[in-house]
RNA sequence: GCAGCCGACACGCCUAAUCCCAGGCGCCUCGCCUGGGAACCGGGGACCCACCGCACGUGGGGUGAAUCCACUUCGGUGGACGGGCUUCCUCCAGCCCGAACCCGUCAGCUAACCCGGUCGGCAGAGGAGAGGAAAGCA
Repeated sequence: GCAGCCGACACGCCUAAUCCCAGGCGCCUCGCCUGGGAACCGGGGACCCACCGCACGUGGGGUGAAUCCACUUCGGUGGACGGGCUUCCUCCAGCCCGAACCCGUCAGCUAACCCGGUCGGCAGAGGAGAGGAAAGCA
């Protein structure tokens, strides 16, 4: 530069949240329960390393984006930060969210080792934005 040739389009996508084996059950190409294994995710847990005055006060930690500061009429408001929304990525603009739960006075890192989890959702998702990547042919 051309082209519609390329990629994807449920045999798919997001998520740690999937796969395999055995037994049982059901509404039987499918699903559920129990047990085992693989893989993935998270927690606990040495040496080394990190931390390190004293006293008083305050408990502290984990999953998760879900925290911090100021003001407040205690309902919230504003700012910072974090997360999500375009289904290749980044940026910009816009919108939305910042809950809940667990351990129980104990936890830095951490080989061996130990413990727990494997839910949910999507029928085209939000922009005729900017830049890039990938991909067929020359």